[in-house]
A computed fold for a 64-nucleotide RNA from Desulfarculaceae bacterium JdFR-95, annotated as Fluoride riboswitch aptamer (crcB RNA motif).
């Protein structure tokens, strides 16, 4: 110094938090940063989740 395991960590998965899980990135120019048309301009969609739970905020409909 170089390759390889493996172990502990850290970040990350389009709008808040909280358990679990499951993925991805790791010393930062990484892992992320929604789709769709059209593409000069502009139009249109879905969701607080990556997944289930819960809990908070939106929204809508029915009861007291």
């Nucleotide at each position: 110094g170089u390759c390889g395991u493996u172990u502990u960590c850290g970040g990350g998965g389009a709008u808040g938090g909280a358990g679990u899980c499951c993925c991805c990135c790791g010393u930062a120019c990484a892992a992320c940063c929604g789709c769709c048309c059209a593409u000069g301009a502009g139009g249109g969609c879905u969701g607080a989740u990556g997944a289930c739970u819960c809990c908070u905020g939106c929204u809508u409909g029915c009861g007291c």